[in-house]
Formats: sequence, structure tokens, C1' cells
RNA sequence: AAGACAGGUCGUCCUGCCGCUGCAAAUCAGUUUUUGCGGAGGAAAGUCCGGGCAACACAGGGCAGCAUACUUCCUAACAGGAAGCUACUUCGCCCCAACAAGGUCGGAGUAAGAGCCAGUGCCACAGAAAACAACCGCCCUGUUUCGACAGGGUAAGGGUGAAAACGUGAGGUAAGAGCUCACGCAUUGCAGAGGCAACUCUGCAGUGGGGUAAACCUUAUGCGUUGAAAGACCAAAUAAACCAGGGACAGAGGGUUGCCCGCCCGAUCCUGGUGGGUAGGUCGUUAGAGGGCAGGUGCGAAUCUGCUCCCAGAUAAAUGGCAGGAAACAUCUCAUGCAGAUGGUUACAGAACCCGGCUUACAGACCUGUCUUUUUU
Repeated sequence: AAGACAGGUCGUCCUGCCGCUGCAAAUCAGUUUUUGCGGAGGAAAGUCCGGGCAACACAGGGCAGCAUACUUCCUAACAGGAAGCUACUUCGCCCCAACAAGGUCGGAGUAAGAGCCAGUGCCACAGAAAACAACCGCCCUGUUUCGACAGGGUAAGGGUGAAAACGUGAGGUAAGAGCUCACGCAUUGCAGAGGCAACUCUGCAGUGGGGUAAACCUUAUGCGUUGAAAGACCAAAUAAACCAGGGACAGAGGGUUGCCCGCCCGAUCCUGGUGGGUAGGUCGUUAGAGGGCAGGUGCGAAUCUGCUCCCAGAUAAAUGGCAGGAAACAUCUCAUGCAGAUGGUUACAGAACCCGGCUUACAGACCUGUCUUUUUU
């Protein structure tokens, strides 16, 4: 210098004309007109997770269902985030003459990281057997036509497989086997040491159980449901009409979380049909777990204090269009330059009650880190 990856910041600008929309002031018969100020995003998106807010009586219980699953911390909360632990992969370092193996070592990455010693199920192909293992082999006994056959023992050896019933060695045995022993490995329990904890180290004792829970399931913890068309208020309208059926002092029916219980309302009532009327507005709704700066605490996520700022609010839904110029990039040209040309490109995308996250999309520019390659010193 180039490229790749990861993280972060930004994500076009100026002028003129014509419009759209909110607020304020003036003006007007008026919802008019004029002036001033404001007018999309980092994701406004997906609606995945969590919270605020609101309603369901202002009690409650059970079942089902759903979610989460190493630890501690942050937070209003979370399936989010921070710092760690463990396992695996990989690189480095140490060790070694070197390789392999190993390590209370370091870096990076990944992990739906509780429990298969509760129970059940499943494990393709191959293989005798995938968890109550005898195909070959080995050993014993019996028979024998001497080829072998029958019964039994054996998981040491062979073969199959992703995986085969702790590993190595010795003893032992008919042959063998954790059958016994030594060392080692794994795991469970107890004790001690360190750590808030996950966990790590040491010792003693027991055990040797193949894998699989994004298989059923079990355990622990959490979750009531709905969703701004929530909901509150004002205004307008009228038929308290007609027909049919049901019900009325213990109840038809309704509300209430998927179901059950419970609870609440309930007679000018409930259901169906015919027919008539209205179908506008205000609030909720943008001052908030808000932004910026400085300081303090903390490894960090964050948090505290002070100062300062006000930053869209539409409802069929505004935030735009045209013209010119600039900037960046791309392509082309040759005179190789702060050159010229182009009817080239300038992304993803558009608030709808609000907020915290996650995920996804994104032309181009810039910054930081790591790695690789090349060149120069």
C1' cells in the first nucleotide's frame, strides 16, 4: 500500500419557483388569507422478546398451555446486555535434541451449557449383537465314519460400525474375565482449602453406568387475558315500533383468562326477523425509564449529581415536485491533469400510543483493531 474479516460513526448539500402539514399571532362571513416558527429513521421495517399505559368487579383457586435453563451482576423488565466459569476447536508459549503426548499458562472462536443413576422410546447401513451381546476364534466334556457334530464356558484376540460393554501391566485360569492387585482415567459421595457464585485444587471412600432430552418426559423458576379499532368524554339520532319464540323471585340470559370452580350483573329482560335513525368531534397522543455536555463511582453493562435543550404529531393519513449548481463514486477519452465527457449512479427505506432490546435491509464515505499478500528501509 492492497485485500479480507470484525466493530463503530455518518449516510448528500446549496439556490430559486410551486405545493403539503402542525402550532402561534393578526385577519376574515368562513375550516379564508398573511406572517413567523417546526416538520421521518438508523433502521421509522419485521412485530420476535420485555415494559409502561388501559379495560376486563376494585377477590381468589385448580387444570391445561407457554417460556426460560452454567454463575454473578446491570435494568422498570427481558429470551437483552456486562464480567466470569466450564466444555470443545484452533493458534501461540512452556516442556523436549526433535516429534508426539502433556500443561493450575495466554489469545481467538463456538455452545438450546439442568437431568438419560426416575421411567419410556430411538440409534440408518454394516454387524452375531446397538445394551438381558457368542459370528469367527480360544477352552472343557461327550460322540466320532477322524471330515466333524452336540452341549457348556469365555468379551483376551479377529471382523462390522460414528459408537462394542474402563485403559496399561502383572497375578490368576481349562481358556478367560475388575476375578484379584499396582498405576492411571472417568464418575458419585464426604471432608478440607480458595472463590459472592458457577467452579477449581487436595485427600478419603464407593462405583465402572455406550449414545440420544431443538425424543416423549422429569425437575426448577416465571407467565391472568386482551391491545390505541385499548379506553374516557361530548355531540347527533330515535321506534319505549311491529312479528315470532323464551324468561320473570329464583332465576332466562349476560360479564369474567382456553377449560373447571368461584365471583359479579340481571327483568322497561333475552334471541331471531321486518323496519326506522345516527355514523361527527375532543382527550388518550407526544416532556419522556427523553436528548446533549461536564464531573463522580464501577473492570464493565450501567448508575448518581449538576447545568442545559424541547426535538414530527397527520387520520385516508402531511414531511413533496420541478429547474439550476455543487460534492462523492462509476465508466469512457487522451494531452495523464485538483483534465474533459456522460439523458451514468447517490442506497435501504416512510412515523401512526410510547419506551428498552433483538433480528433483518443498506449505494457510498470515514475511523479503529486483527489477519494475509506485496514493496521499501
A computed fold for a 377-nucleotide RNA from a Bacteroidales bacterium, annotated as Bacterial RNase P class A. NCBI's taxonomy places the organism under Bacteria, Pseudomonadati, Bacteroidota, Bacteroidia, Bacteroidales. Its Rfam family is "Bacterial RNase P class A". Rfam classes the family as a ribozyme. Of the family's consensus pairs, 98% are formed in the model. The coordinates come from a structure-prediction model, not an experiment, and the mean pLDDT is 76. RNAcentral holds the sequence, with entries from ENA.